[in-house]
Context: one part of a larger RNA
């Protein structure tokens, strides 16, 4: 020195744990802001670093209700002062106060500062723009009112718009109308009452399943990739313009405003005539308050004995169960605790079914031919969308009807037949997301699960955008080791004390392996 055995270090693997995630179901809820949001800064406490709460009325302040013995958050213990059966503290509605900066809005400005004016005795309030309306007025002007501005994880809708990669290269395609910007909206959005569908008839719109990887499409490559029909959720239909009638103003063959009227397709309205005065329906508006929801609250039944540090374990003989879901207790509890099953329950606030009352809609039939959405359909070229070139559907530029004897569409086009009514407009519900509340998981278990079980978006890096960690566990219960010894020593160990255990000693459960040392044996 190697080797191999013991026994220690050292080290944080592994086991079992779960405070914490994550993935769903169910039910419910869903915008917030000039009444200053959303995010912050900076204060507040007897002593106060953080985290939480809160605003100069600052760990709070009133008031209604709940609660009932303590109590002045939590890390965290103490000390002092204090509060509290005249009901604190604590849960809950409701309200009050809410510095300063932050759309930020008197003016600046390097955010949480500076500096103004105007009214008022003073507390205090006022004073940006930009819109719309009304009024002065004379309009590049001035006041008032009421809106707007900003923010919001995912969802939405709309304007913009990649490339990496795949085509085993790459250009057409593809990734993909994705990621990303923008712009806006609401609790949902968006769509929506056929000028649709396609050949049978259906009869707004979303959404799920299926049709179907099918018809198609594609350097016929990679790849993309429908509809209709069916089943099934949820179901709701309407409303202007016109046309004629009445008022009103004006710049009066006429035009604008108001009100009536009407509102579609086997056409329907308007005007004349003729019949009739019912029948349903409503998403309006007051009221109404079953019921629900923000605190609560009643809530069966087990003991003896063994073993143990300690019974929920074993034994034994009992009970409750509309409760034997759970979770906690010193080991495995239906009868110890909190709880579950069932009942109950609210001054206040909010959500709301039926219900009433109003108030809107809501019907035939003849005649005449006044109305029925124009730079619009349609063509022509150029481009976009849709699985798809042509058809359809938007759309630049050009050209440019018809009017009910009238017009789109049925996938170039014709014809025949069949359907629909454009060029204005609203529309709940089914659907998307996300938080609450319950409740589950052949989901994770500290190198996993969120990045985050811990002072975590923290500590740190970055000038900045931004990037980003690691780090759980003494014991049932601090009983967290009094007093002594060695030492320079508050460290470290030894005694000795507690505990069932201290090789559970705060570097604390378990304690692999690598590594290091002691030592004993073998080889050289």
């Nucleotide at each position: 020195a190697g080797c191999a055995g013991a026994c220690a270090g050292u080290g944080g693997a592994u086991g079992a744990c779960u405070u914490g995630g994550u993935a769903g179901u169910a039910a419910g809820a869903g915008c917030c802001g000039a009444g200053g949001a959303a995010g912050g800064a900076c204060g507040c406490a007897a002593c106060u670093g953080g985290c939480g709460g809160c605003g100069a009325u600052a760990c709070u302040c009133g008031u209604c209700g709940g609660g009932g013995a303590g109590g002045a958050g939590c890390c965290u213990a103490g000390u002092a002062u204090c509060c509290a059966g005249c009901g604190a503290u604590c849960c809950g509605g409701c309200g009050g106060u809410u510095u300063c900066c932050g759309a930020a809005u008197g003016g600046a400005g390097u955010a949480a500062u500076c500096c103004a004016c105007c009214c008022g005795u003073a507390a205090g309030g006022g004073u940006a723009c930009u819109g719309u309306u009304u009024g002065g007025u004379u309009u590049a002007c001035c006041a008032a009112a009421c809106a707007g501005g900003g923010g919001g994880a995912a969802c939405c809708u709309g304007g913009g718009g990649a490339a990496c990669u795949g085509a085993a290269a790459c250009a057409u395609c593809u990734u993909a109308g994705u990621a990303c910007c923008c712009a806006g909206a609401g609790g949902a959005a968006g769509a929506g009452a056929a000028a649709a569908c396609g050949a049978a008839g259906u009869g707004a719109u979303u959404c799920c399943g299926u049709g179907a990887g099918u018809a198609g499409c594609g350097g016929u490559g990679a790849g993309c990739g429908a509809a209709a029909g069916c089943g099934g959720a949820a179901a709701a239909g309407c409303c202007c313009a016109a046309a004629c009638c009445c008022c009103g103003c004006c710049u009066u063959u006429g035009g604008c405003g108001g009100g009536g009227g009407g509102u579609u397709g086997u056409a329907g309205g308007a005007c004349u005539c003729c019949a009739a005065u019912a029948u349903g329906g409503g998403a309006g508006u007051a009221u109404a308050g079953a019921g629900g929801g923000u605190a609560g609250u009643c809530g069966a039944a087990a003991u003896u004995u063994c073993u143990g540090g300690a019974a929920u374990g074993g034994a034994a003989u009992a009970c409750c169960a509309a409760a034997g879901a759970a979770g906690g207790u010193g080991a495995a509890a239906g009868u110890c605790c909190u709880g579950u099953a069932g009942g109950c329950g609210a001054a206040a606030g909010c959500c709301a079914a039926a219900g009433u009352a109003c108030c809107c809609c809501u019907a035939g039939g003849a005649g005449c031919a006044c109305c029925u959405g124009a730079g619009u359909a349609c063509c022509a070229u150029g481009g976009a969308g849709a699985a798809a070139a042509g058809a359809c559907u938007c759309u630049g530029u050009g050209a440019g009807a018809a009017u009910c004897u009238g017009g789109g569409g049925c996938g170039a086009c014709c014809a025949u037949g069949c359907u629909c009514c454009a060029a204005g407009g609203c529309u709940a519900a089914a659907u998307a997301c996300u938080c609450u509340u319950a409740u589950u998981g052949a989901c994770c278990g500290a190198u996993a699960g969120u990045g985050a079980a811990c002072a975590a978006g923290u500590a740190c890096c970055g000038u900045g955008a931004g990037g980003g960690a690691a780090a759980g566990g003494u014991g049932a219960a601090a009983a967290g080791a009094a007093g002594g010894g060695u030492u320079g020593a508050u460290g470290a160990c030894c005694c000795a004390g507690u505990g069932a255990a201290a090789u559970a000693g705060a570097a604390c459960c378990u304690g692999a392996a690598a590594c290091u040392g002691u030592u004993u044996g073998c080889u050289g």
This is a predicted structure of a 524-nucleotide part of an RNA (large-subunit ribosomal RNA, domain I) from a Candidatus Microgenomatia bacterium. Its Rfam family is "Bacterial large subunit ribosomal RNA". The RNAcentral record of the full RNA draws on ENA.